Transfer RNA from a Candidatus Pacearchaeota archaeon, 72 nucleotides, folded computationally.
Rfam family: tRNA. It is annotated as a transfer RNA. Its family is annotated with triplet codon-amino acid adaptor activity in the Gene Ontology.
The sequence was found in a public genome assembly.
The organism belongs to Candidatus Pacearchaeota, within Archaea.
[in-house]
C1' cells in the first nucleotide's frame, strides 16, 4: 500500500423482501427461604461514527475508524 469481512443491551447472538427492535447470561426490584443459593414475577439498558437515497434506515449506497483475514 491494495482487496475482501464484521462492527446492535455489561458479556455472547438473532433480526427473511426497508415499516414491532428480541433471546440467553448479567443488572435492579418483589415473592419464596430462618439466611444464601435456587425457583417465579415484573423492570432497566443497545443498532460504531458522519453524510445520501427514500413517506419510512440495524437492513441500501458513500466516506471514516476499530478488529479479523488475503495479496505485494
Nucleotide at each position: 500500500g491494495c482487496c475482501u469481512g464484521u462492527a446492535a443491551a455489561g458479556c455472547a447472538u438473532a433480526g427473511a423482501u426497508a415499516g414491532a427492535g428480541a433471546u440467553g447470561u448479567a443488572c435492579c426490584u418483589g415473592a419464596u427461604u430462618u439466611g444464601u443459593a435456587a425457583u417465579c414475577a415484573g423492570g432497566a439498558g443497545a443498532u460504531u461514527u458522519g453524510g445520501g437515497u427514500g413517506c419510512a434506515a440495524g437492513u441500501c449506497c458513500c466516506a471514516a475508524u476499530a478488529c479479523a483475514g488475503g495479496c505485494u